[in-house]
RNA sequence: GAAGCAAGCCAGACCGCCGCUGGCGCGAGGCCCGAAAGGGCGCGCUGGAGGAAGGUCCGGACUGCACAGGGCAGCGUAGGAGCUAACGGCUCUCCGCCGCGAGGCGAGGAUCAGAGCAACAGAGACGAGUCCCGGUGGGGCGACGCCCCGCCGGGGGUGAAACGGGCAAUCUCUACGCGCAGCAACACCGAGUAGGCACGCCGUGACCCGGCCCGGGUAGCGUGCGGGUUGGUGGCACCGAGCCGGGUGGGCGACCCCCGGCCCAGACGAAUGGCGGUCACGGGCGCGACACCGCGAGGUCGAACGCCCGCACAGAAUCCGGCCUAUCGGCUUGCUUCACGA
RNA sequence: CGGGGUGUAGCGCAGCCUGGUAGCGCAAUUGCUUUGGGAGCAAUGGGUCGGACGUUCGAAUCGUCUCACCCCGACCA
Numbered sequence: 001g002a003a004g005c006a007a008g009c010c011a012g013a014c015c016g017c018c019g020c021u022g023g024c025g026c027g028a029g030g031c032c033c034g035a036a037a038g039g040g041c042g043c044g045c046u047g048g049a050g051g052a053a054g055g056u057c058c059g060g061a062c063u064g065c066a067c068a069g070g071g072c073a074g075c076g077u078a079g080g081a082g083c084u085a086a087c088g089g090c091u092c093u094c095c096g097c098c099g100c101g102a103g104g105c106g107a108g109g110a111u112c113a114g115a116g117c118a119a120c121a122g123a124g125a126c127g128a129g130u131c132c133c134g135g136u137g138g139g140g141c142g143a144c145g146c147c148c149c150g151c152c153g154g155g156g157g158u159g160a161a162a163c164g165g166g167c168a169a170u171c172u173c174u175a176c177g178c179g180c181a182g183c184a185a186c187a188c189c190g191a192g193u194a195g196g197c198a199c200g201c202c203g204u205g206a207c208c209c210g211g212c213c214c215g216g217g218u219a220g221c222g223u224g225c226g227g228g229u230u231g232g233u234g235g236c237a238c239c240g241a242g243c244c245g246g247g248u249g250g251g252c253g254a255c256c257c258c259c260g261g262c263c264c265a266g267a268c269g270a271a272u273g274g275c276g277g278u279c280a281c282g283g284g285c286g287c288g289a290c291a292c293c294g295c296g297a298g299g300u301c302g303a304a305c306g307c308c309c310g311c312a313c314a315g316a317a318u319c320c321g322g323c324c325u326a327u328c329g330g331c332u333u334g335c336u337u338c339a340c341g342a
Numbered sequence: 343c344g345g346g347g348u349g350u351a352g353c354g355c356a357g358c359c360u361g362g363u364a365g366c367g368c369a370a371u372u373g374c375u376u377u378g379g380g381a382g383c384a385a386u387g388g389g390u391c392g393g394a395c396g397u398u399c400g401a402a403u404c405g406u407c408u409c410a411c412c413c414c415g416a417c418c419a
Base pairs, nucleotide, nucleotide: 001338002337003336004335005334006333007332008331009330010329012279013278014277015276016275017274018273020048021047022046023045024044025043026042030041031040032039033038050313054324055323057322058321059320060319061318062182063181064180065179069214070213071212072211074178075177076176077175078174079093080092081091082090083089094108095106096105097104098103109173110172114171115170116167117166132154133153134152135151136150137149138148139147140146141145186234187233188232189231196225197224198223199222200221201220206218207217208216227418228417229416242262243261244260245259246258247257249256250255281310282309283308284307285306286305291300292299293298343415344414345413346412347411348410349409352368353367354366355365362399370386371385372384373383374382392408393407394406395405396404
């Protein structure tokens, strides 16, 4: 220098003006509403998207159903050990595969419990057996060749696979785990309507959030049609599985422990934006210094400058931990292979 | 926000669960019939099974990821 591998980071910066939204404060004076409390307007301070906020694929917190019970069925996971609130996540490690290598990938329990499957081709496809060739034993015949019953060896050909296996991302078995629903959960306040009609069951029954049985609980219940309201508060923005920094702390590591500091978005027809300027980054064009090639005309590379364009994927909606997917471009660290130089 | 489903020929669908030939109806094309059209009859063509990867000898079918579309769910009595 070229080509790669792994881990991690950024996601333009600053200034001015205007605007949106949460919180706190100010106002004996101003304006609007209100009887008041208070609210709105106003002013000041302060907070205001992401690495994926996304897909909703897993796991939890939380809430209700019985402080969620037993069995069957069903679903999920799968080398071993660990981390964690939990997980199908993560870490270390064994084995297998790929790569020269740094490294990467793996749905890697069991086919000696049982069942099932294999189209076409091929004599024969999972039950076994013999299409062809060679040798050989016995028997038969109209007898130097055929036929029948066997044995041994080999092979052609078909096919993914030819008697030894394959497929458990087929059923199944083993071990472990899972009750069901989801913030439109759920609790409360207010307003309003015809608490009407139909059907089912009405105590050996109905309902109690997938199904069946048992067990337990409730008192009329459930479903549909019709009717009413399309309001508010809590849940809900959080002292937390929280964030940042440090540790000659423990551990190979995931992670755990200790110390110090911080409080960090929050709506509901749903805020986080717009304009201008300077700088930075990327691309294109123009003009083209220096350098190189050429006898030459000229050509190549393109610093500085000017102009124009671009700056991704995408946007919280109860909250967390993961996975997966999308993503213009750029940076840092460590490592591998090759080439060159010393 | 949460839950569920669908994607197969131009259109509407079956096949998928239990892997091996992709089929049905309408439509289209051609021919016959008719003076002509329609109807009828006969024949024919047309499908990356939404996409990618995997399991398997073999995938529309089984698994994972992804894309597009559709449906349902407020509360009161």